[in-house]
RNA sequence: CGGCGGGCUAGGUGGGGGGUUAGCGGUCCCCUCUACCAGAAAUCCGCUAUACGCUGGGCCGAAGCUCGGGGACGGCGUCGGAACCAUGCGUCGACCUGGUUUCCGGCAAAGAAGUCCCGUCCUGCUGGGUCGGCGGCGGCAGGGCCUCGGUCGUAAGGCCGGGGAGAACUGCCCCCACCUGCCGAACCCCGUGAGGACCGGAAGGUAGCAACGGUAGGCAGGACGUACGACGCUGGUAGACCACGGGAUGGAGUUUGGGGCCAGCAAUCGUCGCGUGGGGAAGGCAUCAACUUCGGGCGCGCUCGCCG
Numbered sequence: 001c002g003g004c005g006g007g008c009u010a011g012g013u014g015g016g017g018g019g020u021u022a023g024c025g026g027u028c029c030c031c032u033c034u035a036c037c038a039g040a041a042a043u044c045c046g047c048u049a050u051a052c053g054c055u056g057g058g059c060c061g062a063a064g065c066u067c068g069g070g071g072a073c074g075g076c077g078u079c080g081g082a083a084c085c086a087u088g089c090g091u092c093g094a095c096c097u098g099g100u101u102u103c104c105g106g107c108a109a110a111g112a113a114g115u116c117c118c119g120u121c122c123u124g125c126u127g128g129g130u131c132g133g134c135g136g137c138g139g140c141a142g143g144g145c146c147u148c149g150g151u152c153g154u155a156a157g158g159c160c161g162g163g164g165a166g167a168a169c170u171g172c173c174c175c176c177a178c179c180u181g182c183c184g185a186a187c188c189c190c191g192u193g194a195g196g197a198c199c200g201g202a203a204g205g206u207a208g209c210a211a212c213g214g215u216a217g218g219c220a221g222g223a224c225g226u227a228c229g230a231c232g233c234u235g236g237u238a239g240a241c242c243a244c245g246g247g248a249u250g251g252a253g254u255u256u257g258g259g260g261c262c263a264g265c266a267a268u269c270g271u272c273g274c275g276u277g278g279g280g281a282a283g284g285c286a287u288c289a290a291c292u293u294c295g296g297g298c299g300c301g302c303u304c305g306c307c308g
Stems, first nucleotide, its partner, number of pairs: 001308008011060003014032005022048005036057004064298008074288002077285003084278007092270003096264008105255003114249007122239007129231004133226003138173005145164008178222006189214004197206003
């Protein structure tokens, strides 16, 4: 002097943009890309141009630090204004309305449009027919019945008066409300009441089962009545009149659909243009810059041992 291996120290242990800040860092966001751990930190944490983090630990260790040029992920700023959205105005068009014209088709001198009449159809009103449903009036008088009272009689019973119910009996009137047949209320519906029972010397009379005749009521049928209903039934009348049929008049057009043109066009939709607002792309300029590459500068300390 050099090489190797230890122990130390200075130092290193990512970088960048934004935000924030008087300013520098950090916690925050983002970009790079690989580069220790733990703790606190936006009413903030540590600092002052010697600021470019703080506290505690670990690792590396003269490791490294720094300047300039080229390229460059990415970011900030500024200019710039695209797509798209909303809205206003306007043009044009569509839609809509009216007029006109044309084409195809249909009808038309075996007669169009229009007009009149009739029928069908429709509506209102009003009749008939058939079928069905529903319905069965009331009054007066007399007799009778029920009940209360009075009175007479030797009994059964007789007579008079009042009241009541609801018809049945008789006569008459009224009503559109009558007719026929069969049932019928067992007992507090009416009449007649065999037999039997009771009162009586007899005559006569009383209550009254059955039965018969009626009444209320029921069933069936007929006729009648009914601003009740039904009906592929049928008249009359008035109206409306899109449509269909028939007749008359009239004497040449009429009509479905499509196209063109003109005029109008409130609202709506669509195309185009312009304005306003929102929106922010591409791009330009400027700046910072991870990372990479090239070149340069500074530093390369102290100490121990071994080897040459």
Archaeal signal recognition particle RNA from a Hadesarchaea archaeon, 308 nucleotides, folded computationally. The coordinates come from a structure-prediction model, not an experiment, and the mean pLDDT is 79. Its Rfam family is "Archaeal signal recognition particle RNA". The family's RNA type in Rfam is non-coding RNA gene. Its family is annotated with signal recognition particle, plasma membrane targeting and SRP-dependent cotranslational protein targeting to membrane, signal sequence recognition in the Gene Ontology. On this family, see Wild et al., Curr Opin Struct Biol 2002: "Towards the structure of the mammalian signal recognition particle". The sequence was found by an Rfam model in a public genome assembly.